Context: one part of a larger RNA
RNA sequence: GGCGUACGGUGGAUGCCUUGGCGUCAGCAGGCGAUGAAGGACGUGGCCGGCUGCGAUAAGCCCCGGGGAGUCGCUAAGCGGGCCGUGAUCCGGGGAUUUCCGAAUGGGGCAACCCGGCCGGGUUCAUACCCGGUCAGCGGCGCCUGAAUACAUAGGGCGUCGCGGCGAACGCGGCGAACUGAACCAUCUCAGUAACCGCAGGAAGAGAAAGUAACCACGAUUCCCCCAGUAGCGGCGAGCGAAAAGGGAAAAGCCCAAACCGUGCGCGGCGUUAAAGGCCGUCGCCGUUGUCGCGCGCGGGGUCGUGGGACCCGGACGGAGGGUUCGGCGGAACCCUCGGGAAGUUACAAACCUCGUCGGUAGCCGAAGCUUAUGGAAAUCUGCGCCAGAGAAGGUAAAAGCCCUGUAGGCAUAAGCGAUCGAGGCUUCCUGGUCCGGGCACCCAAGUAGGACGGGGCCCGUGAAACCUUGUCCGAAUUUGGGAGGACCAUCUCCUAAGGCUAAAUACUCGCUGACGACCGAUAGUGAACUAGUACCGUGAGGGAAAGGUGAAAAGUACCCCAGUGCGGGGAGUGAAAUAGUACCUGAAACCGUACGCUU
Numbered sequence: 001g002g003c004g005u006a007c008g009g010u011g012g013a014u015g016c017c018u019u020g021g022c023g024u025c026a027g028c029a030g031g032c033g034a035u036g037a038a039g040g041a042c043g044u045g046g047c048c049g050g051c052u053g054c055g056a057u058a059a060g061c062c063c064c065g066g067g068g069a070g071u072c073g074c075u076a077a078g079c080g081g082g083c084c085g086u087g088a089u090c091c092g093g094g095g096a097u098u099u100c101c102g103a104a105u106g107g108g109g110c111a112a113c114c115c116g117g118c119c120g121g122g123u124u125c126a127u128a129c130c131c132g133g134u135c136a137g138c139g140g141c142g143c144c145u146g147a148a149u150a151c152a153u154a155g156g157g158c159g160u161c162g163c164g165g166c167g168a169a170c171g172c173g174g175c176g177a178a179c180u181g182a183a184c185c186a187u188c189u190c191a192g193u194a195a196c197c198g199c200a201g202g203a204a205g206a207g208a209a210a211g212u213a214a215c216c217a218c219g220a221u222u223c224c225c226c227c228a229g230u231a232g233c234g235g236c237g238a239g240c241g242a243a244a245a246g247g248g249a250a251a252a253g254c255c256c257a258a259a260c261c262g263u264g265c266g267c268g269g270c271g272u273u274a275a276a277g278g279c280c281g282u283c284g285c286c287g288u289u290g291u292c293g294c295g296c297g298c299g300g301g302g303u304c305g306u307g308g309g310a311c312c313c314g315g316a317c318g319g320a321g322g323g324u325u326c327g328g329c330g331g332a333a334c335c336c337u338c339g340g341g342a343a344g345u346u347a348c349a350a351a352c353c354u355c356g357u358c359g360g361u362a363g364c365c366g367a368a369g370c371u372u373a374u375g376g377a378a379a380u381c382u383g384c385g386c387c388a389g390a391g392a393a394g395g396u397a398a399a400a401g402c403c404c405u406g407u408a409g410g411c412a413u414a415a416g417c418g419a420u421c422g423a424g425g426c427u428u429c430c431u432g433g434u435c436c437g438g439g440c441a442c443c444c445a446a447g448u449a450g451g452a453c454g455g456g457g458c459c460c461g462u463g464a465a466a467c468c469u470u471g472u473c474c475g476a477a478u479u480u481g482g483g484a485g486g487a488c489c490a491u492c493u494c495c496u497a498a499g500g501c502u503a504a505a506u507a508c509u510c511g512c513u514g515a516c517g518a519c520c521g522a523u524a525g526u527g528a529a530c531u532a533g534u535a536c537c538g539u540g541a542g543g544g545a546a547a548g549g550u551g552a553a554a555a556g557u558a559c560c561c562c563a564g565u566g567c568g569g570g571g572a573g574u575g576a577a578a579u580a581g582u583a584c585c586u587g588a589a590a591c592c593g594u595a596c597g598c599u600u
Stems, first nucleotide, its partner, number of pairs: 001599009015585001016549002020520002022517007029509002031166002039101003042055003046079002049075003061095006070083003106115003116135007137163009170201001171199004181188001185235001211218002222249004232240002253501003260300011275288001276289001277286002279331006305479001307444003311439007319338007339431006352425005357419003361415001363411003369384002373380001385402002387391001393405003450474008460486001481496005536543002556584001559571004
């Protein structure tokens, strides 16, 4: 030196554990913000570094409700002091306070700082200083003022309402790649994806046929299944890729523009005491109030495809009362009230209040067991019982239906909130109009439809290329009108564009609650089970760790000894165990020793 055995050291694998993660499902919620958010800075505790909470009223203040014995958050014990059955701590609801920065908004600025104006207050002899309030910009609306320039407009001022910023995904729109694939690459693909921008909402968007279909018919939209990897498109390469029908989910339909009538304003033409006009007749009365055209506003009317509506005529049906239209009377029209009827706040008009119900934000009740043995400890075992609408689960010194928390099942609400439901108030509508027949040919959304050229979207790459959309240039018609049915034409059929609103079925999950898992178990599972987006790195954008476990309970080793008033250790003591001693469960291997044996 090697090998072996035994015992150690080192090391932290493995096993067991879980406070943390991951995923799925269901429900809720789906926003916060100039009444100053999200996120921070700095403070704040008697002794306080970090975390948490809070804001100069600073681990808190007030009220209401719950709860019922201790309590002054965690690390984290202690010292020193408090509070509490006159109900504390704690939990829920409402309120008060809420420094500074931050959209940040009086001005500035290298965020958490600096410097102001005005009004009021404090202090001072007076300033200085301090405190409270207020002062950004843009947009809408209203009012006032008001240039060049007469009216006007621009501009200015005041008032009032709104906006701004943040937020995980989902949505709509704008703009829009490349790597890649095509085994190269250019059309093509990736892909209308990513990125960026705008705008929302709890959903968004779409939506009540100028649709689909096929000689039969259907009847808004959305979503799912299917149709179907079909029909098609495609350097017919790579690839891309429908729709109708059928089956389901959910269901809901409406309002305007125009014709016409009335009315107000503006401009222009005509009209002026014989006249026009003032609903009609009649008797009075008034006197430019008239009429025509254009424009704008308001009210009525009207909303459709078996075309609808306006206007005119006729007919049928349709409560009562009152009023108005210059006055009286008669009629007509219109309006109001009552009665009767209907509906309603998600569209179809629109606010709000009250009560009830249900839910949520604290809670409450909640059955039934003792014992022998072993053991440090009983829940294990033994014996004999009991409950069960509860034998889910967790805890308790080990393995508990009956010890604790709970579980099944029930119960409760002062206050804020939510929901639809219910009722009422309330509001609106109808009755006041509707229907039928006839006439008339007034209206039915214009730089639109359509066309040409150039693009884009559609399964559709220009193709026979319809349809939708539009940058440029042209440019109709009004129902005997117009569009579509995949060039185009005819026949036939379907539908009514160029205005608008619309719940549900659908998408998503930053967040809250509950449940579950052939999900992980500390090199796993989130990056993060622990002071984690921390330490640390980087000028910065950004990158980004490691690190869990004594024991049932600290009972965390009084006292003695060695020792540097050490580290560490030996006794003693605690404990079931100390080779469980805080470098703490188990404690593998590499690696390092000690003793003995064999061997060179």